[in-house]
This is a predicted complex of two RNAs, RNase P RNA and transfer RNA, with 450 nucleotides together. Its mean pLDDT, the model's own confidence on a scale to 100, is 78. Rfam match: Bacterial RNase P class A. By type it is a ribozyme. Its family is annotated with ribonuclease P activity, tRNA processing and dimeric ribonuclease P complex in the Gene Ontology.
RNA sequence: CCAGACGGCCGGGCGGUCGCGGCGGGGCUUCGGUCCCGUCGAGGAAAGUCCGGGCUCCACGGUGAAAAGGCGGCGGAUAACCUCCGCCCGGGGCGACCCGAGGGAAAGCGCCACAGAAAGCAAACCGCCCUCUUCGGAGGGUAAGGGUGAAAGGGUGGGGUAAGAGCCCACCGCGUUCCUGGCGACAGGGACGGCAUGGCAAGCCCCGCCUGGAGCAAGACCGAAUAGGGGCGUCGCGCGGGCUUCGGUUCGCAGGCUUCACCGGCCCAGACGCCCGGGUAGGUCGCGAGAACCGCUCAGUAAUGGGCGGUCCAGAGGAAUGACCGUCGCCGCCUUCGGGCGGGACAGAACCCGGCUUACAGGCCGUCUGGCAUU
RNA sequence: GGAUGCGUAGCUCAGCGGGAGAGCACUGCCUUCACACGGCAGGGGUCGUAGGUUCAAUCCCUACCGCAUCCACCA
Numbered sequence: 001c002c003a004g005a006c007g008g009c010c011g012g013g014c015g016g017u018c019g020c021g022g023c024g025g026g027g028c029u030u031c032g033g034u035c036c037c038g039u040c041g042a043g044g045a046a047a048g049u050c051c052g053g054g055c056u057c058c059a060c061g062g063u064g065a066a067a068a069g070g071c072g073g074c075g076g077a078u079a080a081c082c083u084c085c086g087c088c089c090g091g092g093g094c095g096a097c098c099c100g101a102g103g104g105a106a107a108g109c110g111c112c113a114c115a116g117a118a119a120g121c122a123a124a125c126c127g128c129c130c131u132c133u134u135c136g137g138a139g140g141g142u143a144a145g146g147g148u149g150a151a152a153g154g155g156u157g158g159g160g161u162a163a164g165a166g167c168c169c170a171c172c173g174c175g176u177u178c179c180u181g182g183c184g185a186c187a188g189g190g191a192c193g194g195c196a197u198g199g200c201a202a203g204c205c206c207c208g209c210c211u212g213g214a215g216c217a218a219g220a221c222c223g224a225a226u227a228g229g230g231g232c233g234u235c236g237c238g239c240g241g242g243c244u245u246c247g248g249u250u251c252g253c254a255g256g257c258u259u260c261a262c263c264g265g266c267c268c269a270g271a272c273g274c275c276c277g278g279g280u281a282g283g284u285c286g287c288g289a290g291a292a293c294c295g296c297u298c299a300g301u302a303a304u305g306g307g308c309g310g311u312c313c314a315g316a317g318g319a320a321u322g323a324c325c326g327u328c329g330c331c332g333c334c335u336u337c338g339g340g341c342g343g344g345a346c347a348g349a350a351c352c353c354g355g356c357u358u359a360c361a362g363g364c365c366g367u368c369u370g371g372c373a374u375u
Numbered sequence: 376g377g378a379u380g381c382g383u384a385g386c387u388c389a390g391c392g393g394g395a396g397a398g399c400a401c402u403g404c405c406u407u408c409a410c411a412c413g414g415c416a417g418g419g420g421u422c423g424u425a426g427g428u429u430c431a432a433u434c435c436c437u438a439c440c441g442c443a444u445c446c447a448c449c450a
Stems, first nucleotide, its partner, number of pairs: 001371010012328007020041009043346001047357002050355005055215004068211005073087005088102001089100004103206002108204002110200003125146002127142006154172006173195001174193008219285004229276007238253006255267004290312001292311008330343005376446007385399004393430001401417005423439005
């Protein structure tokens, strides 16, 4: 210098003018507001709402189980986690490094289309070998070769054989068991077994662990006007008949409700005043001093945790958090080298916090790898 | 703000691990004097997008995009 890997950080600075929202103080006010001053006012993702918690209500005697859902190498961190850190194993890369839903397929069930002879208790299409033969072929042996397929029942080499085959041997793989190291996942080594055991569990399932449900439109408090509910008091309570102790009671008719009609059933008073409770509109709280941020330090490889010091940092109605100018800085283009023109992403709180994922113009810093050149 | 559900042909939908399909619509032919109806044949698909699991994905899993519905109180 070129090409790359990983980690961390920034997301324009300063000044002026005008404007917006919250809070505090003051002036004026027709009490509705308005003006002045001070102070604070978006993000690394505020997003998706995908996980985990705080908080609130509901349910619940305790514990356990079932159902349903989720998680899954080992050890640690944490309030918790599908997160993070360290390590192991497998895969990729020359390498720095990256990727992995990474328990169990010899507990069971299921699936493996098409092609192919045969697809899971294996199997003989071609080929090879043996025997027979009417020379067309038939019977038997064989998984080394061909062909099909994603996958063909350990792999390579040698021996062996009629041809072959773990049939036998060596190495590798696999399984069982023992020893050593490690907290552990696991690693290394020895002995034995001749292979029995294909893949799929992001199919059912088995094993281990976790989870009660809903969500701030959760929920709590105050609470009108109107309508409706309940209680008390005063006045009143259709028409006709019967009985009456004159207070009422009973029958019929009329009326209302029962979706229209009939039957049946029920009701057959209301007005005014006062009081009570529930709820609505509206208001207040929940609502931001916390798993908070910054600096130093200690423990730890690290995630993280402890200690000390400092800081207060938006909060609402769905609505505020901005615009313009100057200058500096960055990028691109043009240039008569004086400068001129243009650009500046993704996006935007609404109960809060820890993560993950996704979007993002441009830029800075650190560590490391491979290659080339020079000294 | 929060919680659910759905994306398959122009429209309405089925399919839920191994061929992408049905009805209506569209095109051509037959039928008719002509049209409709009817009959026959045909065309038309990034299965919303991307990645993963699997030999194989519309289907299983994850992320993203789009659309729709619901929420407080009383009766």